This is a predicted structure of a 473-nucleotide part of an RNA (small-subunit ribosomal RNA, 5' domain) from an uncultured Alphaproteobacteria bacterium. Its mean pLDDT, the model's own confidence on a scale to 100, is 87. It matches the Rfam family "Bacterial small subunit ribosomal RNA". Its family is annotated with ribosome and structural constituent of ribosome in the Gene Ontology.
Context: one part of a larger RNA
RNA sequence: GAACGAACGCUGGCGGCAGGCUUAACACAUGCAAGUCGAGCGCGCCCUUCGGGGUGAGCGGCGGACGGGUGAGUAACGCGUGGGAACAUACCCUUCACUGCGGAAUAGCCUCUGGAAACGGAGAGUAAUACCGCAUACGCCCUUCGGGGGAAAGAUUUAUCGGUGAGGGAUUGGCCCGCGUUGGAUUAGGUAGUUGGUGGGGUAACGGCCUACCAAGCCGACGAUCCAUAGCUGGUUUGAGAGGAUGAUCAGCCACACUGGGACUGAGACACGGCCCAGACUCCUACGGGAGGCAGCAGUGGGGAAUCUUAGACAAUGGGGGAAACCCUGAUCUAGCCAUGCCGCGUGUGUGAUGAAGGCCUUAGGGUCGUAAAGCACUUUCGCCUGUGAAGAUAAUGACGGUAGCAGGUAAAGAAACCCCGGCUAACUCCGUGCCAGCAGCCGCGGUAAUACGGAGGGGGUUAGCGUUGUUC
Numbered sequence: 001g002a003a004c005g006a007a008c009g010c011u012g013g014c015g016g017c018a019g020g021c022u023u024a025a026c027a028c029a030u031g032c033a034a035g036u037c038g039a040g041c042g043c044g045c046c047c048u049u050c051g052g053g054g055u056g057a058g059c060g061g062c063g064g065a066c067g068g069g070u071g072a073g074u075a076a077c078g079c080g081u082g083g084g085a086a087c088a089u090a091c092c093c094u095u096c097a098c099u100g101c102g103g104a105a106u107a108g109c110c111u112c113u114g115g116a117a118a119c120g121g122a123g124a125g126u127a128a129u130a131c132c133g134c135a136u137a138c139g140c141c142c143u144u145c146g147g148g149g150g151a152a153a154g155a156u157u158u159a160u161c162g163g164u165g166a167g168g169g170a171u172u173g174g175c176c177c178g179c180g181u182u183g184g185a186u187u188a189g190g191u192a193g194u195u196g197g198u199g200g201g202g203u204a205a206c207g208g209c210c211u212a213c214c215a216a217g218c219c220g221a222c223g224a225u226c227c228a229u230a231g232c233u234g235g236u237u238u239g240a241g242a243g244g245a246u247g248a249u250c251a252g253c254c255a256c257a258c259u260g261g262g263a264c265u266g267a268g269a270c271a272c273g274g275c276c277c278a279g280a281c282u283c284c285u286a287c288g289g290g291a292g293g294c295a296g297c298a299g300u301g302g303g304g305a306a307u308c309u310u311a312g313a314c315a316a317u318g319g320g321g322g323a324a325a326c327c328c329u330g331a332u333c334u335a336g337c338c339a340u341g342c343c344g345c346g347u348g349u350g351u352g353a354u355g356a357a358g359g360c361c362u363u364a365g366g367g368u369c370g371u372a373a374a375g376c377a378c379u380u381u382c383g384c385c386u387g388u389g390a391a392g393a394u395a396a397u398g399a400c401g402g403u404a405g406c407a408g409g410u411a412a413a414g415a416a417a418c419c420c421c422g423g424c425u426a427a428c429u430c431c432g433u434g435c436c437a438g439c440a441g442c443c444g445c446g447g448u449a450a451u452a453c454g455g456a457g458g459g460g461g462u463u464a465g466c467g468u469u470g471u472u473c
Stems, first nucleotide, its partner, number of pairs: 001473004006469005013345006019338002021303001026301003030298003035062003040059002043056005069256003078181007087173002092169008100134004110123005140149003154161002182228003189219003194216008231253004235246004258279005281292004309335001311334003317331001318329004348378004358369004382414001383410006392400001417462005422443003428457005438445002
């Protein structure tokens, strides 16, 4: 000098754009954050113009694996980059073919019943795009090549929307490998599923992934193992560069969801607002037993030098469901708070010498603040008041918002501070103090004339900021 997710002190007019718990992955009151479909199904209730419509719980489907948060763990194929073969992929596109016949249940509802509650139990009976069987299936799977196995679902307003099998595509993901990826040797040996093979199992898939047997390997000073630290990257910052430091916001990947473990469902999870078990904590309880998980958006307590509203809207963009109308969406778009940063603007302009008053200095003559003020003449950016009033939306639909903009009015009217002045380093005098009080980034000032302390006048610098502290180069 530059930079900052900064903080602190003094000060503070406006706007645009951005940013805003770096600490306790500490604990959380309250509300909201994932629903939707009646064009899959039966039933209850309400309305009815008797056509139908609405609504409630339930069965069923799709979605709750996305989006949003955090960085605890992880030194690892986790990430980055470049390759690879033994894989899967709902919804979407495309091609071919099919969509035949039957059956048995169950929730809701009703009856009875247990419990304080959470939540159940028994009986009777009912529907489906829920479940099952048979048929058919060249292409699919298995095969000893003889053969064997395997599917479907209907709805409706008659336009369509669906269902099943198979092939291809697209997209997304799983897996493997080369190279790169912090410090410590005051960590030198580490390793038994360990290293390899064979058979088997398992997986969507390769593989000690698992298992039985066999062999005794495998890694290591080119740093294994252990310990410490840490999410990685695009980037950011500094620097002429090389390099150093860093990984907030935004974007990609990974990991996590009270702590630990586990699987279920599913195309996809070992699942933040799903389930089960254990633990800690909090709450309810009739003491038998139950409920919960903000590292979602707000918000609270706590910690801290320190970091915001318990806001509006689905108008736009995007997402889920639906044939659609539409519903949901704290994603998102906006508004609120904060000089936290960057950028822009303003706090007037011109004229005005008797160089007024006043302050300060003085050699007492004067000098200086200083055209500065007053006065005179103008202007109205911003602000304020009034009116008008968008784009963002493609026919309708605008939270923002009566916002931006535009027009008129108003009066110089409402708007300047902070740090410094010994040298480095731009800027000097007087008074007070007297090694005191104090200053200080370094050198150093202060013990009676201190340009270095404190005040004043003057001056220098930056400016809605200025300084200090911290950190990096």